[in-house]
The RNA shown here (transfer RNA) has 92 nucleotides and comes from an archaeon. It was read from a public genome assembly. It matches the Rfam family "tRNA". Rfam's curators write: Transfer RNA (tRNA) molecules are approximately 80 nucleotides in length. By type it is a transfer RNA. The prediction has a mean pLDDT of 82.

RNA sequence: GCCUCCUUAGCUCAGUGGUAGAGCGUCGGUUUUGUACGGAUGAAGAGUCCCAAAAGAACCGAAGGUCCAGGGUUCAAAUCCCUGAGGAGGCU
Repeated sequence: GCCUCCUUAGCUCAGUGGUAGAGCGUCGGUUUUGUACGGAUGAAGAGUCCCAAAAGAACCGAAGGUCCAGGGUUCAAAUCCCUGAGGAGGCU
């Protein structure tokens, strides 16, 4: 110097012309498991019972986006075209 690919939610990624999504994460709720602290019983220890943070699980819901940037084509662009930026790989 040339060629190809990638850039979409906090993270990992779908979506390739017609309503921008999933998983994980975050926040809220419900249910459940459930121990500490405290309380009851007990002479006391243990045990049992009540209460029940924390933490785990399942389910429900919510928030979160300049689709890398700019321009073009089109009724309509994350998607197609051009230029640029960043990243990865290859050739010379």